[in-house]
Context: one part of a larger RNA
RNA sequence: UGACGGGGGCCCGCACAAGCGGUGGAGCAUGUGGUUCAAUUCGACGCUACGCGAAGAACCUUACCUGGGCUCGAACGACUGGUGGUACCUUAUUUGAAAGGAUGAGGGACCCGCAAGGGAGCCAGCCGAGGUGCUGCAUGGCUGUCGUCAGCUCGUGUCGUGAGAUGUUGGGUUAAGUCCCGCAACGAGCGCAACCCCUGUCCCAUGUUGCUUUAGCGCCGCAAGGCGUUAAAGGUCUCUUGGGAGACUGCCGCGGAUAACGUGGAGGAAGGUGGGGACGACGUCAAGUCAUCAUGGCCUUUAUGUCCAGGGCUACACACGUGCUACAAUGGCGCGUACAGAGGGAAGCAAGACAGCAAUGUGGAGCCAACCCCUAAAGCGCGCCCCAGUUCGGAUCGAGGGCUGCAACUCGCCCUCGUGAAGGUGGAAUCGCUAGUAAUCGCAGAUCAGCAGGCUGCGGUGAAUACGUUCCCGGGCCUUGUACA
Numbered sequence: 001u002g003a004c005g006g007g008g009g010c011c012c013g014c015a016c017a018a019g020c021g022g023u024g025g026a027g028c029a030u031g032u033g034g035u036u037c038a039a040u041u042c043g044a045c046g047c048u049a050c051g052c053g054a055a056g057a058a059c060c061u062u063a064c065c066u067g068g069g070c071u072c073g074a075a076c077g078a079c080u081g082g083u084g085g086u087a088c089c090u091u092a093u094u095u096g097a098a099a100g101g102a103u104g105a106g107g108g109a110c111c112c113g114c115a116a117g118g119g120a121g122c123c124a125g126c127c128g129a130g131g132u133g134c135u136g137c138a139u140g141g142c143u144g145u146c147g148u149c150a151g152c153u154c155g156u157g158u159c160g161u162g163a164g165a166u167g168u169u170g171g172g173u174u175a176a177g178u179c180c181c182g183c184a185a186c187g188a189g190c191g192c193a194a195c196c197c198c199u200g201u202c203c204c205a206u207g208u209u210g211c212u213u214u215a216g217c218g219c220c221g222c223a224a225g226g227c228g229u230u231a232a233a234g235g236u237c238u239c240u241u242g243g244g245a246g247a248c249u250g251c252c253g254c255g256g257a258u259a260a261c262g263u264g265g266a267g268g269a270a271g272g273u274g275g276g277g278a279c280g281a282c283g284u285c286a287a288g289u290c291a292u293c294a295u296g297g298c299c300u301u302u303a304u305g306u307c308c309a310g311g312g313c314u315a316c317a318c319a320c321g322u323g324c325u326a327c328a329a330u331g332g333c334g335c336g337u338a339c340a341g342a343g344g345g346a347a348g349c350a351a352g353a354c355a356g357c358a359a360u361g362u363g364g365a366g367c368c369a370a371c372c373c374c375u376a377a378a379g380c381g382c383g384c385c386c387c388a389g390u391u392c393g394g395a396u397c398g399a400g401g402g403c404u405g406c407a408a409c410u411c412g413c414c415c416u417c418g419u420g421a422a423g424g425u426g427g428a429a430u431c432g433c434u435a436g437u438a439a440u441c442g443c444a445g446a447u448c449a450g451c452a453g454g455c456u457g458c459g460g461u462g463a464a465u466a467c468g469u470u471c472c473c474g475g476g477c478c479u480u481g482u483a484c485a
């Protein structure tokens, strides 16, 4: 100087407390350990591995296993030698699961050069190739974590023999090393904040495919009127996407050191960082990744390369993590009825219609999309169920069908009928969340032929609680002890 302390002081954080909902019990999905296996490819392992790499394992993917092939090789460069009906194209027979191998038939080139010949091609040899082989403890790059925590340093000066100190400590204050005051320090850099994006209010511009108004026609209705469609007009409104205004403790009171600032109020769509995002200092963990990629070294070269078929990654006595669905009446079922946002669409999205109980099929209007299509559910109204292993719950199994795809046996998804398991709120323990949040409800997208209970977004409905900082966990500053570095 650090680090550490079941030392002290001050202060933060869904850290505790106060609340709400879960996990841990059940069934299933998924990942992992273990076990098994010819193989169950590899990596990730406290927080920071375990719905993680994988935003899609039937073949492919695929790296694994078994078996069958190839050996300058699936792509490319250099050198040497060879090859003339050569390269290449078409095709037949045979073997084979395919890959590949063997044997024929037909056609038949290109560039330079008059030609000889040379080049290109092909064949062989050789130097390189290839390797998801090893080393993340040889590395780059990228990433996680402490942590969006408020810290980490430098120049000059001063102090100290020196390591080093000071500044950065102190008094206040802040979300903040934020700011104010003081001070042997005075300044500065990387961080904080702001500048960037989305969102909340207003103004200007913009005006189609959007919006509004009017008129005609059609349908519904007793009517008021509503819906659809066509046409015209408009620039108000919603909205689209450009520009601007707006919030700064600016104003007032009180507190405070007359400061920084705190607290209350006014005005305002918004108030003291308005809400959210992007953004992650010096460094820590020899953290993670040689399997994205790149790369040193090592290893391999008729195989650790490469091609193919089939299998495996989907196994199953068990154990754990993350989820989904439930155990019901604030519910289940039936009928009727209402309201989103954000996205996607040409090898695509597909309306109305028709067939089918349905999955789906037939057919195809419209749409390269503010135009057309994909579009809510919880909710609301009426009715049934009457507390039961039930009209709860849906696992499992049987049968029949549909879709994608060369192909659903291992091993896909969906529909219908039947079957109807465990489960009556879950021990010790443990997780998330402070507001449009939790909880709850559905929708879309990426990947994708097909396949989501996962992931990433989107909106609908919409709470409770926070006295407080003694305690648990993590962290910041000062100080103290130390036989630790």
Stems, first nucleotide, its partner, number of pairs: 001485002003482003007479007015469002019433005026325008034316002042053002064311007076128002079125005088107008110119003130300002133298003139294002141289003144285001146283001151190006157166003170181003196277004201245005207239001211234010248271001251265005327426001331385007343374003348367002353362003392423001397418007439461007